[in-house]
RNA sequence: GCCCCCAUCGUCUAGCGGCCAAGGACACCACCCUCUCAAGGUGGCGGCACGGGUUCGAAUCCCGUUGGGGGUG
Numbered sequence: 001g002c003c004c005c006c007a008u009c010g011u012c013u014a015g016c017g018g019c020c021a022a023g024g025a026c027a028c029c030a031c032c033c034u035c036u037c038a039a040g041g042u043g044g045c046g047g048c049a050c051g052g053g054u055u056c057g058a059a060u061c062c063c064g065u066u067g068g069g070g071g072u073g
Stems, first nucleotide, its partner, number of pairs: 001072007010026004018056001028044005049065005
């Protein structure tokens, strides 16, 4: 240089054009419980890497960029 794959809450992950207000687990915060802590219960916080395009409708399809991983002369 060329080719392939990946990018979703702080972390891990579900999602496969509409059913979805993007769900779950852990973490964090508040409250309950407890003499206190832990455990447990309830609630909250927080995300589709970026820019375009296709479509009535995009996390999902297409193109480019960025970052990461792999292969190869």
The RNA shown here (transfer RNA) has 73 nucleotides and comes from a Microthrixaceae bacterium.
It matches the Rfam family "tRNA". The family's RNA type in Rfam is transfer RNA.